[in-house]
RNA sequence: GGGGAGUUAGCUCAGCGGGAGAGCGCCCGCCUGAAAAGCGGGAUGUCGCGGGUUCAAAUCCCGCACUCUCGG
Numbered sequence: 001g002g003g004g005a006g007u008u009a010g011c012u013c014a015g016c017g018g019g020a021g022a023g024c025g026c027c028c029g030c031c032u033g034a035a036a037a038g039c040g041g042g043a044u045g046u047c048g049c050g051g052g053u054u055c056a057a058a059u060c061c062c063g064c065a066c067u068c069u070c071g072g
Stems, first nucleotide, its partner, number of pairs: 002070006010024004018055001026042005048064005
């Protein structure tokens, strides 16, 4: 240098044109003598970066970066 997969919340991941979400974690409250567990509520995202298509892009197209991988 070439082929393939991936990059979304603190972590693990879903979402594949029109609401950005789940689990765990974090914070507050209830419960308890106090914790744990349980229950209720809450905060947190330039959807890797840049450009294009579209009325509308995390999602489609192009380029770049990084990670994993395949064949050399």